A computed fold for a 148-nucleotide RNA from a Chloroflexota bacterium, annotated as FMN riboswitch aptamer (RFN element). It was read from a public genome assembly, where an Rfam model found it. Its Rfam family is "FMN riboswitch aptamer (RFN element)". About the family: The RFN element is a highly conserved domain that is found frequently in the 5'-untranslated regions of prokaryotic mRNAs that encode for flavin mononucleotide (FMN) biosynthesis and transport proteins.
RNA sequence: AAUAACCUUCGGGGCAGGGUGCGGGUUUACAGCCCAAUUCCCGACCGGUGGUAUUCCCCAACCAGGGAGAGUCCACGAGUGCCAAGUUGCACAUGAACCGGUGAGAAUCCGGUGCCGGCGGUAACAGUCCGAAUGAAAGAAGGUCAAU
Numbered sequence: 001a002a003u004a005a006c007c008u009u010c011g012g013g014g015c016a017g018g019g020u021g022c023g024g025g026u027u028u029a030c031a032g033c034c035c036a037a038u039u040c041c042c043g044a045c046c047g048g049u050g051g052u053a054u055u056c057c058c059c060a061a062c063c064a065g066g067g068a069g070a071g072u073c074c075a076c077g078a079g080u081g082c083c084a085a086g087u088u089g090c091a092c093a094u095g096a097a098c099c100g101g102u103g104a105g106a107a108u109c110c111g112g113u114g115c116c117g118g119c120g121g122u123a124a125c126a127g128u129c130c131g132a133a134u135g136a137a138a139g140a141a142g143g144u145c146a147a148u
Stems, first nucleotide, its partner, number of pairs: 001148001005144006017042003023035004044128002046117002048076004055068004071115002079092004083086001097113005119131003
């Protein structure tokens, strides 16, 4: 010095505003009035992890170095089931983009318009409420340290 191993910590955001009224209250009854969906309609808002990079930032400048940069491109995580219960087990499931511009080059930049979003619950169909979950994980940071 940090690639094995080990330890610690961290590791997800979001219905503003309006409409309707399932249903309920009030009444002897009707009318009227009131309550009533973050689930419906209009609209609003949100975007895990690693990679990629014609962008930006820091180190006065160059070089070297460091940091940020895609929901919808690649890969992964989150889910469910099973038993022999694990040297990150096995199986299944796993959403969504186009057009224009610049350029040598863009699925990532700029502009425009779209689209997508687990399971269970509920006064009514939930990406956003409640719950599993004070959970787990992709991973991130820091530390210890063998061999070399």